[in-house]
Context: one part of a larger RNA
Molecule: large-subunit ribosomal RNA, domain I
Organism: Kiritimatiella glycovorans
């Protein structure tokens, strides 16, 4: 020097743990914002910062409720306080709530800078200080009010309601719209009306009450699931795209205008039309209203205008059975012995491993205030019939064409239906649209106005739960003061770091020393090789002792 034991050192794996997280269920909510939001700057404590609270009333003020002994946040410790005359805390409620930020008096390089009017403090006055108000665009409602003589419009003043931003990278609907990619290559085609931008609303949204579907047979607003079906079909008949009818199911509701017509107000003139507004009337495809005649004021309805509201529901709480003892340990919940309750043997704590110790569970109550729901009640609100005639009326640049697109599962095809852009352009029931070119029968329906629950989609954020889901290189990025240090001009990347112990008992006191840092006695714990670089402490590495050997 090699090896190999030993025993430390370094060092962080393992092991065991879990306050975080992941994913689904189920409730419940589904918004917040000029009464100034969300997010923020700054301040705010007896105390330096930093979180958490809060707002010049500032870890908090008032009030009503729970609640019952400690309390003054993480956060010790010291100093002053509070509280059975009920503090702390927890819930409704209220109050306060600088400054920025849609950000709104103007301006701006966000948290800053300068103003107008009103009222008000102070000054001898000026400057200074408080309070309030003053953006912008719509909508009504008024009073004004050009060009142009009147009127009217345009504009303008006040008044008054609304909007603006925010939010889950979700759902929903609209306008817009890619490529990569497949086609084993690419153009049509596909990816795909995805992904994205942009606009809007809702707690769902969209459709929605047949000019619908089907086929000589019917059905009956719409959504959604299953089937029908990978079928008909469509397609460089390549890749691929891909129905409906029909059946089963979920959940059901069904109205309201315009128009004829009547009554009436108002404008305008070429003075009997014409247009605007209101009230009735009227809503349909065995067509139906008006319009004449009979008849009739009920019987119901509901999606409910305003209200009350019986009950249920949230948002603090409350009662809650039943166990001792021995030994063994540092501690008993284990173990031994005797026993008890269960509508409660779900969990979690407690010095191992607890149905009877703690907080809990079953089960069973509980709200002064708010706020959700809600039977049923008031009121207001909608609704009927028959019959006759064939004068009126039944949505207009619309429905159709033609041309160029788009969207129907359907790529121009025979290409219907449905949408849109130029261009054109009907008909009022003896009418019109459809039935997949087109014609004819025959058959179904009523467009060019609107509303309209549930079934249906998704989860930010709140409760509550469950798990052959993870256990600190895992699980979010983030278990810890993380979108945090830190990186980049900046869009924007983005970490690392959990664990004494049962309890701090967190090591008084002496010793080496620089009043340091480490150590050694002593104490403290069960344990100190649990000593704060703390729990277990493997390996690499690196010492020390030793045995074997060169």
């Nucleotide at each position: 020097g090699g090896c190999g034991c030993a025993u430390g050192g370094u060092g962080a794996a393992u092991g065991c743990c879990u306050u975080g997280g992941u994913a689904c269920c189920g409730g419940a909510a589904g918004g917040c914002g000029a009464u100034g939001a969300a997010g923020g700057a700054c301040g705010u404590g007896c105390u330096a910062a930093g979180c958490u609270g809060c707002g010049a009333a500032a870890a908090g003020c008032c009030u009503c409720g729970g609640g019952g002994a400690g309390c003054g946040g993480c956060a010790a410790a010291g100093a002053c306080g509070c509280u059975c005359u009920g503090a702390u805390c927890c819930g409704g409620g209220g109050a306060u709530g600088u400054c920025c930020u849609a950000a709104u008096g103007g301006g701006g390089a966000a948290a800053c800078c300068c103003g107008g009017c009103c009222c008000u403090g102070g000054u001898a006055a000026u400057g200074c200080g408080g309070g309030g108000u003053c953006a912008c665009u719509g909508g009504a409602g008024u009073c004004u009010g050009a060009a142009u003589a009147a009127a009217a419009u345009a504009g303008g003043g006040c008044u008054u309601c609304a909007g603006g931003g925010c939010g889950a990278u979700a759902c929903c609907c609209g306008g817009g719209g890619a490529a990569c990619u497949g086609a084993a290559a690419c153009a049509u085609c596909u990816c795909a009306g995805u992904a994205c931008c942009c606009g809007g609303a809702g707690g769902a949204a969209a459709a929605g009450a047949a000019a619908g579907c089907g086929a000589c047979a019917g059905c009956g607003a719409u959504u959604c699931c299953c089937u029908a079906a990978g079928u008909a079909g469509u397609g460089g008949c390549g890749a691929g795209c891909g129905a409906a009818c029909g059946g089963g199911g979920a959940a059901c509701a069904g109205c309201c205008u315009a128009a004829a017509c009547u009554c009436u107000g108002c404008u305008g003139c070429u003075u009997g039309c014409a247009g605007c507004g209101g009230a009735g009337g009227g809503u349909u495809g065995c067509g139906g209203g008006a319009c004449c005649g009979c008849g009739a004021u009920a019987c119901g309805g509901a999606a409910g205008u305003u209200c009350g509201g019986a009950g249920g529901g949230a948002u603090a709480g409350u009662u809650g059975a039943a166990g001792c003892a021995g030994a063994u340990g540092g501690a008993a919940a284990g173990c031994u012995g005797c026993u008890c309750c269960a509508c409660a043997g779900a969990a979690g704590g407690u010095g191992a491993a607890a149905g009877g110790c703690c907080u809990g569970u079953a089960a069973a109550c509980g709200a002064a205030a708010u706020c959700c729901u809600g039977a049923c009640g008031a009121u207001g609100c909608c609704c009927a019939g028959c019959g006759g005639u064939a004068u009126c009326c039944c949505a207009a640049g619309u429905a159709g064409g033609a041309c160029g697109g788009g969207a129907c599962a359907c790529g121009u095809g025979a290409a219907a239906c449905c949408c849109c852009g130029u261009c054109u352009g009907a008909a009022u029931c003896u009418a019109g649209g459809g039935g997949g070119c087109c014609c004819a029968c025959c058959u179904c329906c009523u467009a060019a106005g609107g509303c309209u629950a549930a079934a249906u989609a998704c989860u930010a954020a709140c409760c509550g739960g469950u798990a052959a889901c993870c256990g600190a290189u895992a699980g979010u990025g983030a278990a810890c003061c993380a979108g945090u240090a830190c990186c980049g001009u900046g869009a924007g990347g983005g970490a690392a770091a959990g664990g004494u112990g049962a309890a701090a008992a967190g090591a008084a006191c002496c010793c080496c020393u620089g009043c340091u840092a480490g150590g050694g006695g002593a104490g403290u714990g069960a344990a100190a090789u649990a000593g704060a670089a703390c729990c277990u402490g493997a390996a690499a590495c690196c010492a020390u002792g030793u045995g074997c050997u060169u």